[in-house]
The RNA shown here (transfer RNA) has 71 nucleotides and comes from a Patescibacteria group bacterium. The organism belongs to Bacteria candidate phyla, within Bacteria. The prediction has a mean pLDDT of 83. The RNAcentral record of the sequence draws on ENA. Its Rfam family is "tRNA". Its family is annotated with triplet codon-amino acid adaptor activity in the Gene Ontology. From the family's description: Transfer RNA (tRNA) molecules are approximately 80 nucleotides in length. The family's RNA type in Rfam is transfer RNA.

RNA sequence: GGGAGCUUAGUUAAGUGGCAUAACUGCGGUCUCCAAAACCGCUGUCAGGGGUUCGAUUCCUCUAGCUCCCG
Numbered sequence: 001g002g003g004a005g006c007u008u009a010g011u012u013a014a015g016u017g018g019c020a021u022a023a024c025u026g027c028g029g030u031c032u033c034c035a036a037a038a039c040c041g042c043u044g045u046c047a048g049g050g051g052u053u054c055g056a057u058u059c060c061u062c063u064a065g066c067u068c069c070c071g
Stems, first nucleotide, its partner, number of pairs: 001070007010024004018054001026042005047063005
């Protein structure tokens, strides 16, 4: 220099155009002499910009970061 892939909650991951989800973590409660475990509930997220569309996490494009391949 050329090419490919990935980026969703604090963490690990689902989600192929129509309400953003789960588990763990965190917080509150029940239980307990206390704590743990268990159970119930709550909070919180689409890397950034632009475009297409009635509607975008999803399609297109640019940027950034990470990984891999070729030279």